[in-house]
Molecule: transfer RNA
Organism: Candidatus Kuenenbacteria bacterium CG_4_8_14_3_um_filter_39_15
RNA sequence: GGCGGGGUAGCUCAGUUGGUAAGAGCGUGGCACUCAUAACGCCAAGGUCGUGAGUUCGAUUCUCACCCCCGCUA
Numbered sequence: 001g002g003c004g005g006g007g008u009a010g011c012u013c014a015g016u017u018g019g020u021a022a023g024a025g026c027g028u029g030g031c032a033c034u035c036a037u038a039a040c041g042c043c044a045a046g047g048u049c050g051u052g053a054g055u056u057c058g059a060u061u062c063u064c065a066c067c068c069c070c071g072c073u074a
Stems, first nucleotide, its partner, number of pairs: 001073007010026004019057001028044004050066005
């Protein structure tokens, strides 16, 4: 250089044939429970869906360029 896969919450990841409010587990905070702590239970906060542009009434999803990570290949 070429090809393929990936980038979504603090971490690990799902997701959507394009449509009202974008989710799970862990973690964090609160409550409850307990003599107390942990565990279990309930609740909450936390997201420019890598960046920019295009298509569209509407883009996390489709298209293009770029950035970053992983693998294969020369």